RNA sequence: AAUCUCUGGAGAGACCAUGACGGCGCCGAAGGGGCAAGGCUGAACAAGCUUAAUCUCUCAGGCAAAAGGACAGAGUUUGA
Numbered sequence: 001a002a003u004c005u006c007u008g009g010a011g012a013g014a015c016c017a018u019g020a021c022g023g024c025g026c027c028g029a030a031g032g033g034g035c036a037a038g039g040c041u042g043a044a045c046a047a048g049c050u051u052a053a054u055c056u057c058u059c060a061g062g063c064a065a066a067a068g069g070a071c072a073g074a075g076u077u078u079g080a
Base pairs, nucleotide, nucleotide: 001078002077004075005074006073007072008071013024015023016022025063026062027061031059032057033056034055038050039049040048041047
């Protein structure tokens, strides 16, 4: 560093409507997109390239419970 197991794990309508398709509002912690400083190219305060998140967007996903769930802890196995 990775695999697997266990434990903890937030947010937001159990909204409206329908035979069915849908409508409005909202959330960010699966996944995905965007951005700074810095670095690189360059004569250059031009231009281009590279680059982060729990920030941001909300495409996807989600808005009782269940499931899922970033992340954290413990253990297991593998590798250097």
Background:
The RNA shown here (Glycine riboswitch aptamer) has 80 nucleotides and comes from a soil metagenome. Rfam family: Glycine riboswitch aptamer. Rfam links the family to the GO term glycine biosynthetic process.